A computed fold for a 72-nucleotide RNA from Hacelia attenuata, annotated as transfer RNA. The coordinates come from a structure-prediction model, not an experiment, and the mean pLDDT is 81. Lineage of the source: Eukaryota > Eleutherozoa > Asterozoa > Asteroidea > Hacelia. The RNAcentral record of the sequence draws on ENA.
RNA sequence: UGGGUUGUAGCCUAAUGGAAAGGCAUUUGGCCGUUAACCAAGAGAUAACAAGAUCAAUACUUGUCAACUCAG
Numbered sequence: 001u002g003g004g005u006u007g008u009a010g011c012c013u014a015a016u017g018g019a020a021a022g023g024c025a026u027u028u029g030g031c032c033g034u035u036a037a038c039c040a041a042g043a044g045a046u047a048a049c050a051a052g053a054u055c056a057a058u059a060c061u062u063g064u065c066a067a068c069u070c071a072g
């Protein structure tokens, strides 16, 4: 410098046009002599950034940025 893949909550991973789900972590309560574990409930994301197509975008198109990877 060029090609490819990826970017979703503190962390890991889903959902592929009709609008975001789960696990861990975290908060509150219960249980227990205490902690852990277990049980119940809750909070936390406008989806890397911007533009475009669409009635409607996390998803499609374009550009930028970042990480990984391949070639030189």
Stems, first nucleotide, its partner, number of pairs: 001071007010024004018055001026042005048064005